[in-house]
Context: one part of a larger RNA
RNA sequence: CCUUCCUUUAGGAACUCGGCAAAACAGCGGCCGUAACUUAGGGAUAAGGCCUGCUCCUCUUUAUUGAGGAGCCGCAGCGAAAGAUUUCAAGCGACUGUUUACCAAAAACACAGGUCCCUGCUAAAGCGCAAGCUGAUGUAUAGGGGCUGAUGCCUGGCCAGUGUCCGAACGUUAAGGGGAGCCCUUCACGGGGCGAACUGAAGCGCGGAUGAACGCCGGCCGUAACUAUAACGGUCCUAAGGUAGCGAAAUUCCUUGUCGGGUGAGUUCCGACCUGCACGAAUGGCAUAACGACUUGAAAACUGUCUCAAGGAAGGACUCG
Numbered sequence: 001c002c003u004u005c006c007u008u009u010a011g012g013a014a015c016u017c018g019g020c021a022a023a024a025c026a027g028c029g030g031c032c033g034u035a036a037c038u039u040a041g042g043g044a045u046a047a048g049g050c051c052u053g054c055u056c057c058u059c060u061u062u063a064u065u066g067a068g069g070a071g072c073c074g075c076a077g078c079g080a081a082a083g084a085u086u087u088c089a090a091g092c093g094a095c096u097g098u099u100u101a102c103c104a105a106a107a108a109c110a111c112a113g114g115u116c117c118c119u120g121c122u123a124a125a126g127c128g129c130a131a132g133c134u135g136a137u138g139u140a141u142a143g144g145g146g147c148u149g150a151u152g153c154c155u156g157g158c159c160a161g162u163g164u165c166c167g168a169a170c171g172u173u174a175a176g177g178g179g180a181g182c183c184c185u186u187c188a189c190g191g192g193g194c195g196a197a198c199u200g201a202a203g204c205g206c207g208g209a210u211g212a213a214c215g216c217c218g219g220c221c222g223u224a225a226c227u228a229u230a231a232c233g234g235u236c237c238u239a240a241g242g243u244a245g246c247g248a249a250a251u252u253c254c255u256u257g258u259c260g261g262g263u264g265a266g267u268u269c270c271g272a273c274c275u276g277c278a279c280g281a282a283u284g285g286c287a288u289a290a291c292g293a294c295u296u297g298a299a300a301a302c303u304g305u306c307u308c309a310a311g312g313a314a315g316g317a318c319u320c321g
Stems, first nucleotide, its partner, number of pairs: 001316008010307002014305001019302001029051004037042001039150001053072007073077001078083001085300007092292002097109002113148007125134003151287004156217003161214002163210005170205003176199002181194005218236005245279001246276001257273005
C1' cells in the first nucleotide's frame, strides 16, 4: 500500500451526479395514541409516548395466566442472537404479476375493465402438399383478431385523401362465345388463317355509409371614451379549422421565461401565468385512494460521505526460509 472489519475530539451532507456507502431507528411484544386524504376497505405498526428483571403478598386463571401492591440487585432487566428509519411534496404506471439466462426490472410487457371488427357451425381464424388436426367433444353470455388499459368525469369537429362495407343502373374491361367480311390452298369436296358489329366477370370508374378505421383539426387585416387588449367586423383558403380539460409539461427552442414559495445563496423542486417553436381527447384527455428494489425535490434522525485525517485487528503484498 491492497482487501475485510473496529473505534474516533469538534462539526454534521459542508462530500457527491445523487446521503452512494456507512451510521442510526428497534420485538408485526404490551399499554396509550394516531393526521391529511379516501374507491370508506384503507391510509396504519401512520406519526408519537411509556413499559419490560427477580422475590413476596392480595384478587384471579386450566396455567408463575392476568391485574394491583410492597421490596431487592446490577453500569446495564425486550440483559445474548434475531428482529421497521420516518415524514412532506410531485411525476409515471391503477394494483399482485412479467421481462433483455450473462451490463437495462423500468414509466416497458401483461392485467381486470372498455370498445371495434369477423364468425350461424363442415364457423371464423390457424397448422399441413394432403389425409387430417387445433378451434371444441365448444355454439354468439361462444370463439378469433385489432386498439385502449382499474376506478371517477368524459371522449369534441372533419368522410376531401387512404382503407373497409353497401349498391339488380350506367361507363370501361380479359379469355371465351359470335361471325359480317377478307386472305392462302385445292380441278372439286374440303383444309388453314385473319377478323368488324354484338355478347361477356371480378376489378376500376360512379353513388352512398363509416373515426374507440389510417388519419387531419388555418392565415391576414381592422375595431371599445388613457393606454393596452379585442367580446366584434372584414377577407382568403379548407374536408373541417383543436371543443372540454391540461399546459415552460417525461412535451417549451428562445429559457436559468415571468411572478410567488422554500434556502444565507436554488439552471433542480413546488404553486401560478399562457407568448402551447411543436399538449389534447381509447395512437385516449384530465383527475385519482391504495400500491412501487421506479424517477424528482425537501425535512427529521443519524453518521469518517466530508472538513481532515488518525489509531487498531485479521489476511495479503514485502524480506528471510
This is a predicted structure of a 321-nucleotide part of an RNA (large-subunit ribosomal RNA, domain IV) from a Candidatus Komeilibacteria bacterium. Its Rfam family is "Bacterial large subunit ribosomal RNA". Lineage of the source: Bacteria > Bacteria candidate phyla > Candidatus Komeiliibacteriota. Its mean pLDDT, the model's own confidence on a scale to 100, is 86.